[in-house]
Molecule: transfer RNA
Organism: bacterium
RNA sequence: GGGCCCAUGGUAUAGUGGUAACACACAUCCAUGGCAUGGAUGAGUCCGGGGUUCGACUCCCCGUGGGUCCA
Numbered sequence: 001g002g003g004c005c006c007a008u009g010g011u012a013u014a015g016u017g018g019u020a021a022c023a024c025a026c027a028u029c030c031a032u033g034g035c036a037u038g039g040a041u042g043a044g045u046c047c048g049g050g051g052u053u054c055g056a057c058u059c060c061c062c063g064u065g066g067g068u069c070c071a
Base pairs, nucleotide, nucleotide: 001070002069003068004067005066006065007064010024011023013021018054026042027041028040029039030038031037047063048062049061050060051059
């Protein structure tokens, strides 16, 4: 320098055009004398910009970061 792949709550991941989800973690409450455990409720997320579309995490372009291969 070139090819390919990836980027989603704090962490690990699902979600192939129609109001973004599961687990763990976190907060509050309940049960206990207390801890652990268990139960209930809740907060928190689509890497940035542009385009297509009635509608974009999803499709297209550019950029940024990471991984991998070639030179």